[in-house]
RNA sequence: GGCUCUUCACGCGACACUACCAUGUGAACCUCCCCAGGGUCGGAAGGCAGCAAGGAUAAGCAUGCUCUUGUGGGUGCGUGAAGGGUCUUU
Numbered sequence: 001g002g003c004u005c006u007u008c009a010c011g012c013g014a015c016a017c018u019a020c021c022a023u024g025u026g027a028a029c030c031u032c033c034c035c036a037g038g039g040u041c042g043g044a045a046g047g048c049a050g051c052a053a054g055g056a057u058a059a060g061c062a063u064g065c066u067c068u069u070g071u072g073g074g075u076g077c078g079u080g081a082a083g084g085g086u087c088u089u090u
Stems, first nucleotide, its partner, number of pairs: 001087013015072003019068001021064005031056003039048003
C1' cells in the first nucleotide's frame, strides 16, 4: 500500500410506526341549531323556557396517506475514523 471483517460517526435512500392532512363515524343530558308533544305567561294575538326526534360538530375511534414531521434498527449504499485478519513491498 491492496483486499476483507467488526465497531463508531455523519450523509442520502428504502422499510416500519407516528404526527400533519383528507374522508367516514361519533353527544339521552353536562355542545350548538331547530324545537313536535307537553309546561308556562297572556282576555287574545302571541311570547318564554325547553325534553324527545332531526341536523351540525367536539373529544374519541376507523380508513387512507401524494407531499411533509418525528422516531427506530441484525435495513441498503457512500464518506471518515478506530481495531482485527491476509497478501505484497521496504
The RNA shown here (Bacterial small signal recognition particle RNA) has 90 nucleotides and comes from an Actinomycetaceae bacterium. Its Rfam family is "Bacterial small signal recognition particle RNA". Gene Ontology terms of the family: SRP-dependent cotranslational protein targeting to membrane, signal sequence recognition and signal recognition particle, plasma membrane targeting. Rfam classes the family as a non-coding RNA gene. About the family: The signal recognition particle (SRP) is a universally conserved ribonucleoprotein involved in the co-translational targeting of proteins to membranes. The sequence is in RNAcentral, with records from ENA.